[in-house]
RNA sequence: GCCGGAGUGGCGGAAUUAGCAGACGCACCAGCUUGAGGGGCUGGCGGGAGCAAUCCCGUGCAGGUGCAAGUCCUGUCUCCGGCA
Repeated sequence: GCCGGAGUGGCGGAAUUAGCAGACGCACCAGCUUGAGGGGCUGGCGGGAGCAAUCCCGUGCAGGUGCAAGUCCUGUCUCCGGCA
């Protein structure tokens, strides 16, 4: 230099036929249970605005197509593998 693969909440990891992003697990927070801890059960758990209801943003980064993009296309960054 060329080719291929990967990048998603705090962590692991789903969703590829484009059609509610974050299922599921771990961690964490609150409550219940316990003498206490652990375990179990219930609820919560990305960012911003708002008293709240609710709204907006969020799939490495920047664009494009399209009613609609994690998914398709272009460029780019990082990591892994292969070729030279």
Background: The prediction has a mean pLDDT of 81. A computed fold for an 84-nucleotide RNA from Gemmata sp., annotated as transfer RNA. Its Rfam family is "tRNA". It was read from a public genome assembly.